[in-house]
Context: one part of a larger RNA
RNA sequence: CUGGGCGUAAAGCGCAUGUAGGCGGUUUCUUAAGUCUGGGGUGAAAGUCCACGGCUCAACCGUGGGAUUGCCUUGGAAACUGGGAGACUUGAGGUGUGGAGAGGACAGUGGAAUUCCUAGUGUAGCGGUGAAAUGCGUAGAUAUUAGGAGGAACACCAGUGGCGAAGGCGGCUGUCUGGACACAAACUGACGCUGAGAUGCGAAAGCGUGGGGAGCAAACAGGAUUAGAUACCCUGGUAGUCCACGCCGUAAACGAUGAGUGCUAGGUGUUGCGGGUAUCGACCCCUGCAGUGCCGCAGUAAACACAAUAAGCACUCCGCCUGGGGAGUACGGCCGCAAGGUUGAAACUC
Numbered sequence: 001c002u003g004g005g006c007g008u009a010a011a012g013c014g015c016a017u018g019u020a021g022g023c024g025g026u027u028u029c030u031u032a033a034g035u036c037u038g039g040g041g042u043g044a045a046a047g048u049c050c051a052c053g054g055c056u057c058a059a060c061c062g063u064g065g066g067a068u069u070g071c072c073u074u075g076g077a078a079a080c081u082g083g084g085a086g087a088c089u090u091g092a093g094g095u096g097u098g099g100a101g102a103g104g105a106c107a108g109u110g111g112a113a114u115u116c117c118u119a120g121u122g123u124a125g126c127g128g129u130g131a132a133a134u135g136c137g138u139a140g141a142u143a144u145u146a147g148g149a150g151g152a153a154c155a156c157c158a159g160u161g162g163c164g165a166a167g168g169c170g171g172c173u174g175u176c177u178g179g180a181c182a183c184a185a186a187c188u189g190a191c192g193c194u195g196a197g198a199u200g201c202g203a204a205a206g207c208g209u210g211g212g213g214a215g216c217a218a219a220c221a222g223g224a225u226u227a228g229a230u231a232c233c234c235u236g237g238u239a240g241u242c243c244a245c246g247c248c249g250u251a252a253a254c255g256a257u258g259a260g261u262g263c264u265a266g267g268u269g270u271u272g273c274g275g276g277u278a279u280c281g282a283c284c285c286c287u288g289c290a291g292u293g294c295c296g297c298a299g300u301a302a303a304c305a306c307a308a309u310a311a312g313c314a315c316u317c318c319g320c321c322u323g324g325g326g327a328g329u330a331c332g333g334c335c336g337c338a339a340g341g342u343u344g345a346a347a348c349u350c
Base pairs, nucleotide, nucleotide: 003322004321005320006319007304008303012318014201015200016199017198021194022193023192025088026087027086028085029084030083031082033081034080035077036076037075038074039073040072041071042070049065050064051063052062053061054060091191092188093187095184096183097182098181103177104176105175106174107173108172109171110154115149116148117147118146119145120144121143125136126135162169163168206247207246208245209244210243211242215241216240220236221235222234223233258317259316260315261314262313263312266295267294268293269292270291271290272289273288274287275286276285299306300305323350324349325348332343333342334341335340
């Protein structure tokens, strides 16, 4: 390289948008680039292969054939692929109506709780643990009542419920805004799928500048435990956690399962929308589409299991793997303020 693979053995980029490229629905006419077919030219000789022959055989040599799987040229075919012209509606888009939703951004606002402050009542403890101690408290704590301040998070509802491409999103209200779904069927007429590079988004932690700081809490201090205890437990406590702007660009970024399309038994929940039946109406029952779960046949699989949300049967495109360690390291490049990220070896060794 070919091949075989990628849920758990090595292997799906964290996710999307999209450039080049690759691939691409039904149908008519045309063209003849690919494709198929006939002729011609060329494809040196030697060699290899086959047949026959010459040295007594063989090696060796000679003659002929075949082959040289290729290229060029010319005549033809038109099913398929491609090109051109036209048509179509199922793919895709789009219009109208409708409801669902923690989708996003910004602004405002509410109650519970913790902490702190002030004042009242009140008196000797509180707190904490396996047990304690450090700690707090007669300068009046804990408890309790009233008032105030401030920050952060939103109990119940809450649900293998919903939304989002992923990360993720949960009090309430308003403004702006993205997407999906159902039904109807005007309109466009293949406008599609994927996507190397590229660009954007991307939890937590971390970084820069400026705010903020209630609770929690790396580091740190003290008390315990212990042989020791740089821990687990306790009392404190700073970065941080929060906000604005800018960086970082990584995660068991997981469904450890790339995206798209089609096909392939059923059963049972649930969410959104629709049709039928029923009814005064809601439910119930039958059924369609889109999601989200469980069970399960065929099939697949090393097994576990997956099973219309496939890991089944197929096609298209991308990414990735190729024994373990060395090593996601070194060197170099690129990116970053840094931390570091990304790309990514070899010697050696088993």